[in-house]
Context: one part of a larger RNA
Molecule: large-subunit ribosomal RNA, domain IV
Organism: bacterium
Parts: sequence; structure tokens; C1' cells
RNA sequence: GGUACUUCAAGGAACUCGGCAAAAAAGCAGCCGUAAGUUAGCGAUAAGGCUUGCCCUUCUUCGGAAGGGCCGCAGCUAAAGUAUGCCUGGCGACUGUUUAUCAAAAACACAGCUCCCUGCGAACUCGUAAGAGGAUGUAUAGGGGGUGACACUUGACCAAUGCCAGAAGGUCAACCAGCGGCGGUGCUAUGUAUUUAUAUAUAGUGCUGACUGCUGUAAGCCCUGGUGAAUGUCGGCGGUAACUAUAACCGUCCUAAGGUAGCGCAAUUCCUUGUCAGGUAAGUUCUGACGCGUUGAAUAGUGUAACGUCUGGGCAACUGUCUCGAAGUACAGCUCG
Repeated sequence: GGUACUUCAAGGAACUCGGCAAAAAAGCAGCCGUAAGUUAGCGAUAAGGCUUGCCCUUCUUCGGAAGGGCCGCAGCUAAAGUAUGCCUGGCGACUGUUUAUCAAAAACACAGCUCCCUGCGAACUCGUAAGAGGAUGUAUAGGGGGUGACACUUGACCAAUGCCAGAAGGUCAACCAGCGGCGGUGCUAUGUAUUUAUAUAUAGUGCUGACUGCUGUAAGCCCUGGUGAAUGUCGGCGGUAACUAUAACCGUCCUAAGGUAGCGCAAUUCCUUGUCAGGUAAGUUCUGACGCGUUGAAUAGUGUAACGUCUGGGCAACUGUCUCGAAGUACAGCUCG
């Protein structure tokens, strides 16, 4: 020096990213007392104060209460076990769930809200199928997406994308059908050339082709509407008021429409330690304001009592965290024996 413990003058968080760790205080009993806030349930054992043993007397509802006395440092006869508390923000309503073995959370879930699908041989899922689940259920049911208690709310835009509905027109596949073209191959007739059996031409009549053209035919797409708690999006420039500044106001361009209510230097702010106020002797953190801001409304917005092994700031108490180290116990290692 290490590991596990014990103790410590004065100070008491000066330590540190951070009171991490440790410490101490209080100690589920009895009596009194208890704030803001609040969803009236809570908050709450809030906070805070006093009592506690034994003996005697009095009273007693026989549980105990009041008064007096005794001893100790200490009486829940304190052995074990057994809440630190307060103020103020953020996030998530809550109990719950999770990365078995570095993450327990603000992540997931949740009740509630909302949208879409589904009329039953349901939608949907598994399976090639039979079949099974859904469900021995039937729209107050089942499946899927989103949001996430509660309160107040949830603005504008359907141009793009998606979805739903529509069917006049445009476009459009293969098969098939009809009408042709071209080719192959028979037969008949008439010519021509001839080496008399062939070649070739025309007309007619058959068969045939994985060849080819046109016409006819679906959905889809184009198209016409609808739809945002569907994917999403939510402007610029110039001027203007009797100090200045600012611009309720005006003009203009563009757009599908130009961000509403709220909140706001924020878990979002680069500039930024923004500015002001509070708290401190001193505060890049914190709280409250201000606001041209990469904010913003179920990818939810803003609040919110209660709750949290969550997270930020402050205070009391407490302490070897520290100023700053010291001493001791046990064990292990090392050195010596």
C1' cells in the first nucleotide's frame, strides 16, 4: 500500500460531473398538531412538539388518567428489526413490463380517445389443400392502425402521394371471334414452253401455318369527385403614424394553403454564459419573465392532484466526500525469519 471494518480535534460538501460512497438524525407506540395544492380520494406517519422505567396517592368506564416521589448518560426497560425531511422544475398520469449475462428509463404496456375493415362459410391469421383459429363469438362482436388517465382543446390546405367512389371519353394484354394479307400444300379448267412428262401463268375450289394486319373485349392508368385522429404541407419583397423606434395599415409576387389557439433560449435556440428579475459574497446550471421560433396541435398541443430505485436546481440535518490526514482490528499479498 490492498480488502473488510472501528474511531477521530476544528470545520461541515470547501470533495465531486453529481453528497457517489459513507455517516448521522428520526424510529411504524400514545397524546397533541399538521401547509400549499387537489381529480375531495388524497397530500399525511406531511411538517413539528411532548410522553414512555419503577414506587406511592387519588380517581376509574378497570383499558387507564392526574398528582407526587426514586434511579440512571440513556426507561418503544434502546437487544434485533424499524421512514431522513423540506422547497421548486422536467418527463411519464397511475399499479405494471423490458435489453437472462454492462441500459429499469422519459422506452413498452395501460384504461380512455379516435380512424379503418368485417353481415357470418365474416374480416383477418396459419395451411398446397382438407381443415383450424377467429368463435361453440355475431357490429355493446371480432381484426388492424394511431394516440395514451383526467381537464381545456385539436386551426388552414385535397396541389402531390395513398385510400374510397364514379363511369362519359382516351389508352391498353393474352386467348378467342370476324374480315384480310403472306406462305405451304392438293384438285379442276384454260393458256404458254417443250425433251410428252414436267415447268410455269391465270381463274376457281379445298386443306393448312408456333406467320402477319385490322376490328371487337377486362381491370388498371389518364380522367371526374370525395377523404387529414390518411402519408404529409402550413411564403417572400417593398412602403407607411406629428421625436425616434415600431407598424394596426397599404401595395405587389407566388401558392393547394401560407402556422391558428397555445407554448417558447425549451429533453427543441446555432448566434448564446441572449436580455431582465430571483436565489449566492460570487450562479455557463436553476426558477420566473421577454421572443422573428429549425415550436405547434392524436408523429398530438397546453395544463395537471397523486405516483416514480427516473431526471435538473436549492435548503435543513448529517457526516473522513473534503481541508488533511491520523490511530486501531481482522485477513490476504510482499520482504525477512